[in-house]
Order: sequence, then structure tokens, then C1' cells
RNA sequence: GCGAUAUAGCUUAGCUGGUUAGAGCGAUCGGUUCAUACCCGAUAGGUCAAAGGUUCGAAUCCUUUUAUCGC
Repeated sequence: GCGAUAUAGCUUAGCUGGUUAGAGCGAUCGGUUCAUACCCGAUAGGUCAAAGGUUCGAAUCCUUUUAUCGC
């Protein structure tokens, strides 16, 4: 210098801009059990890496920056 990636504690979906950003695992609480685990139900947890721009509307498009990986 070129390319890819960055979304919940972890792994990730979200393709073409439009309903409240979802899922699995994990956590907490409850049910179940003599008890633990399994299983079932519920709850919490996200400024979508940062800043700016375009738009009625941005995780998504554009610019810059940062970090990681590859060449």
C1' cells in the first nucleotide's frame, strides 16, 4: 500500500435502507426433583468499533479514523 472483518459475557443472523435489532450458548429467577443435572417457562443484558455525511428514515449507503486478520 491492497483486501477482509468489527452487532449482548461468548458464537453469530440481519442479503435489497423501512414493523420494537433477533437466535443459540451462558447468567438470574421460577417450575420439576429428596437433591443435583436434564427438561420446561420467564426476565435481564446491545448507544450495532469511533466520528462525520446522505436521507423522511442508517447496523445496512458514502468519507475519515481505530483495532484485528490476510497478502
Model confidence (mean pLDDT): 81 of 100. A computed fold for a 71-nucleotide RNA from a bovine gut metagenome, annotated as transfer RNA. Rfam family: tRNA. The family's RNA type in Rfam is transfer RNA.